[in-house]
Context: one part of a larger RNA
RNA sequence: UCAUGGCUAAGGAAUUCGGCAAAUUAACCCCGUAACUUCGGGAUAAGGGGACCCUCGUAAGAGGGCGCAGAGAAAUGGUCCAGGCGACUGUUUACCAAAAACACAUGGCUUUGCAAAAUUUAAAGAUGAAGCAUAAGGCCUGACACCUGCCCGGUGCCGGAAGGUUAAGAGGGGGCGUAAGCACGGAAAGCAAUGGAAGUGCGAGGCGCUGAAUUGAAGCCCCGGUAAACGGCGGCCGUAACUAUAACGGUCCUAAGGUAGCGAAAUUCCUUGUCGGGUAAGUUCCGACCUGCACGAACGGUGUAACGAUCUGGACACUGUCUCAGCCAUGAGCUCGGUGAAAUUGUAGUAGCGGUGAAGAUGCCGCUUACCCGCAACGGGACGGAAAGACCCCGUGAACCUUUACUGCAGCUUAACGCUGAUUUUGGAUAACCGAUGUGUAGGAUAGGUGGGAGACCGUGAGACGAGUACGCCAGUAUUCGUGGAGUCGCCGUUGAAAUACCACCCUUUGGUUAUCCGGGAUCUAACCUGGCGACAGGGACACCGUUUGGUGGGUAGUUUGACUGGGGUGGUCGCCUCCAAAAGAGUAACGGAGGCUUCCCAAGGUCCGCUCAGCACGAAUGGUAACCGUGCGCAGAGUGCAGUGGCAAAAGCGGGCUUGACUGUGAGACCGACAAGUCGAACAGGUACGAAAGUAGGGCAAAGUGAUCCGGUGGUUCCGCGUGGGUGGGCCAUCGCUCAAAGGAUAAAAGGUACUCCGGGGAUAACAGGCUGAUCGCUCCCAAGAGCUCAAAUCGACGGAGCGGUUUGGCACCUCGAUGUCGGCUCGUCACAUCCUGGGGCUGGAGCAGGUUCCAAGGGUUCGGCUGUUCGCCGAUUAAAGUGGCACGCGAGCUGGGUUCAGAACGUCGUGAGACAGUUCGGUCCCUAUCUGUUGUGGGCGUUGGAAAUUUGAGGAGGCCUGUCCUUAGUACGAGAGGACCGGGAUGGACGCACCUCCAGUGUACCGGUUGUGGCGCCAGCUGCAUUGCCGGGUAGCUAUGUGCGGUUUAGAUAAGCACUGAAAGCAUCUAAGUGCGAAGCUAGCUUCGAGAUGAGAUUUCCAAACAGGGCCGUGGGAGACUACCACGUUGAUAGGCCGCAGGUGUAAAGGCAGCAAUGCCAAAGCCGAGCGGUACUAAUAGCCCGAGAG
Repeated sequence: UCAUGGCUAAGGAAUUCGGCAAAUUAACCCCGUAACUUCGGGAUAAGGGGACCCUCGUAAGAGGGCGCAGAGAAAUGGUCCAGGCGACUGUUUACCAAAAACACAUGGCUUUGCAAAAUUUAAAGAUGAAGCAUAAGGCCUGACACCUGCCCGGUGCCGGAAGGUUAAGAGGGGGCGUAAGCACGGAAAGCAAUGGAAGUGCGAGGCGCUGAAUUGAAGCCCCGGUAAACGGCGGCCGUAACUAUAACGGUCCUAAGGUAGCGAAAUUCCUUGUCGGGUAAGUUCCGACCUGCACGAACGGUGUAACGAUCUGGACACUGUCUCAGCCAUGAGCUCGGUGAAAUUGUAGUAGCGGUGAAGAUGCCGCUUACCCGCAACGGGACGGAAAGACCCCGUGAACCUUUACUGCAGCUUAACGCUGAUUUUGGAUAACCGAUGUGUAGGAUAGGUGGGAGACCGUGAGACGAGUACGCCAGUAUUCGUGGAGUCGCCGUUGAAAUACCACCCUUUGGUUAUCCGGGAUCUAACCUGGCGACAGGGACACCGUUUGGUGGGUAGUUUGACUGGGGUGGUCGCCUCCAAAAGAGUAACGGAGGCUUCCCAAGGUCCGCUCAGCACGAAUGGUAACCGUGCGCAGAGUGCAGUGGCAAAAGCGGGCUUGACUGUGAGACCGACAAGUCGAACAGGUACGAAAGUAGGGCAAAGUGAUCCGGUGGUUCCGCGUGGGUGGGCCAUCGCUCAAAGGAUAAAAGGUACUCCGGGGAUAACAGGCUGAUCGCUCCCAAGAGCUCAAAUCGACGGAGCGGUUUGGCACCUCGAUGUCGGCUCGUCACAUCCUGGGGCUGGAGCAGGUUCCAAGGGUUCGGCUGUUCGCCGAUUAAAGUGGCACGCGAGCUGGGUUCAGAACGUCGUGAGACAGUUCGGUCCCUAUCUGUUGUGGGCGUUGGAAAUUUGAGGAGGCCUGUCCUUAGUACGAGAGGACCGGGAUGGACGCACCUCCAGUGUACCGGUUGUGGCGCCAGCUGCAUUGCCGGGUAGCUAUGUGCGGUUUAGAUAAGCACUGAAAGCAUCUAAGUGCGAAGCUAGCUUCGAGAUGAGAUUUCCAAACAGGGCCGUGGGAGACUACCACGUUGAUAGGCCGCAGGUGUAAAGGCAGCAAUGCCAAAGCCGAGCGGUACUAAUAGCCCGAGAG
């Protein structure tokens, strides 16, 4: 010193983030018990009382007795009030989070009819479940009470026989290639007839390629529903007879604009909101208000009894948490004996200060200090140890997670085909046949078109009538049946574009039949499936399964998610042109200063010819300052398609004519330049425009107006053509498709989170601290406009200026990322002075008192509380005063850990989400045995020139240094009064310090006593062990403070500011220049203390010439002590023990007797007693050994 225990005066939470820790309480019995309540609770509420022994009594109880204390020890709730959250009992991060998180009973939504849904699996199989909707799965909510509003626009889910779009498949109009053949053609050969090549065109069928219409599901679009699905739930303006406010009105927007309830809240930024309560004082807390940054109704709203190792505030009790610390015990530490690790370690002979320096030095420079070496302590430094920083940045690193990132895949789903069959019904398409159908107006009237046509139909039943069917423009037409029994229609005529009877061929629409193809419905059973041992039953061409196909698809996987950057992120930027920067060649950077471009024009191009602008002045009808016209001046002040620069009047500017050189093929030679690119270009060939010609013209006054390669399209082509001929395809020339704008362009195709994180690196780069800087900040000064009645300067001081400091906020990014721990508090200080107090002065707009301002001055001092994590700040009460700063915002190998800043959880807000927030809230592992240095102690060695014992000097160091109040001077000076001193004298305090234990007080574990339980000594008695020293009451010495005593002074010297004397420079003046004197808590002494290793080692006195003086070992001890040292003593002895006495403590021992039935009491201040004081050799300090000077 630490750990664990015991006790503590007075106070009693003042401690602290917080009563953390400790203390209190306590079992049992009796009495008694509030609000509230879900009537069960709350409740052991709270708060009181009892308890032992003996006698009597069955008991209740009565009587008696002792102690400080009777649950006498141990074990064994502290309590209450109020609020938040969660209903509750439970569960959880094994090893930093026990919670408000999870779960929970309750409620709701939703899926699922059993071969269930859901889950697992490649499948079989299994779970669900040997369950069956009162069941099982998913999601949300979270007892209970009262409730749960509005929105279906978005997203999701559910439903929807219409419509749109849409895959494979079906379909196949057509196109292309090839080519038999045909046609054209007309070569060779030939005198010719003839001949028939090359080439060109067409091209049946086949084969191949391609392929339109049409058909074709889900999905999507679309329509509706659904919020206890994901989610969402406004703005502005005006208005009432004080003001304020707005029941009211207007207007815009929306899918709808937040209802009830609650509200500065686990949610409120501003904010410590405002008011009230509580407190002396309340950033917390409680109750209100409502201005809700940013509550709100099953991601539930509001309440709520009970419950909680929950969080918050308050109170009582209680206490060493504290004021403020003390004593004691035990175990460590320390010494001795034994045994015996670890991290760490470049080498070390390892000091301080100032400086320097990769910017904080034991090691460099300078100065100073320091004899050599241990031991015990402390923990400032060794940017101490530990862990290749977890923060930050970087990596074309990683991993998980998310999603409407990209791209796949599983799964689910759709359709086609296969497994796959039968019957029936029905729909559609195409073709053929049959039947029907056709109304503008006019006209007899429902005229489809064209042609023929003068007759046609009729007892095989005409007209007419009745009933029915189909169509319909409601006029009628067609048709069937019945009755009936002989006519009806056309031509003609009328009307009209067209004329009807009848026949033929067609068209529109439509019905039927047949054929082919494609569907829909139903039934069947035999594939297939299921149940069953089977017989058979149930399902059934579906399902299952397979192939192809469209959709869906964070379920799963692989990845992407740019760079620059005075850290990163946010913002901005990324290519090209012009100017400045750019320093007179070119070139030249920055998140330097300014602007533009991603085009335009068939004329705004070419050529030939011509013209001269802007502006101003004057003149002139409408007409004005300004329109058009005239005259003059006018180097450009205009214009140039577009930014600016450089040009330009022989114009490059402005007009007119004719035109297309805005040409084809090339290109000597240059500029620029890493490359790739980019730029200029005479001249030649061809053909052209203008011009009489010379000539000019390969776009535009110049410099921006852009995109490599790959891939693909289009046109051309004397190119290639994989056995041959063709062709597909390719090449070449021309041209098209990129805000590939991150613009030299990673891919055709890509976003986020990580606080659950990880790896590799970086002090190349941030947060802390240091450094540099000093804008900002603080302080000082200069000037002096003004304020101050007057008056710049008692005081204040604008506009400006000059500095200093290195405490603020910054800038920079220099050490440190193979780690320099970060706010605040505590502890301990130390320094500066720009001084808060105290001391000494000047000025004052100083009467006195009290102040203002300023100069000197750093000796000492500089409070306790309430709130908050706070520093700060506000508040309460004091004070002489409650200073400002530095020291790694001093101090975590010293403490704390409330804040911040890991992992859990919640609220508000943001985000679709994963998640996020210098927003809030509850919770959350602080390691290190000290090697060196440093510091505090304590020893050893050697030295100090012979060896010793004493006593000292004091170079030097350290400490101390504070101040109030009262009385007096004196109610004096001053003052109208009120008030009220300087100077001087005295008294008494506070804080601080040193010492001590007489008093007071604490402790006092080997003192005394009381007492409980239990064990032992055989029993009784008595004594003793253990239970914290068992507990309790006292207490000697010692150690202590709360107790007692003392201290700061006085004084001297030299000074500061200041005040003076004499006094020149400068005949004066002047405190100064020479000289002299005063003048402060400050300086030097003085006071206390260390101190000759003061190596500069001092001085004095005494002893010692050898068997030396002296010292040590050893022993007995100690008021000394870790060890060592120091001190006392060692028989010539009181050193310790013992013994005796005394002091002092406790409080009347045992035994015996007496009284009492007994407990118990009395005889009786007794007995016992550690350390104290005095005495006494009874015991032990015996005997002895070692060191120790020849210098003079």
Model confidence (mean pLDDT): 85 of 100.
A computed fold for a 1192-nucleotide part of an RNA from a Bacteroidales bacterium, annotated as large-subunit ribosomal RNA, half B.
Rfam family: Bacterial large subunit ribosomal RNA.
The source organism's lineage runs through Bacteria, Pseudomonadati, Bacteroidota, Bacteroidia and Bacteroidales.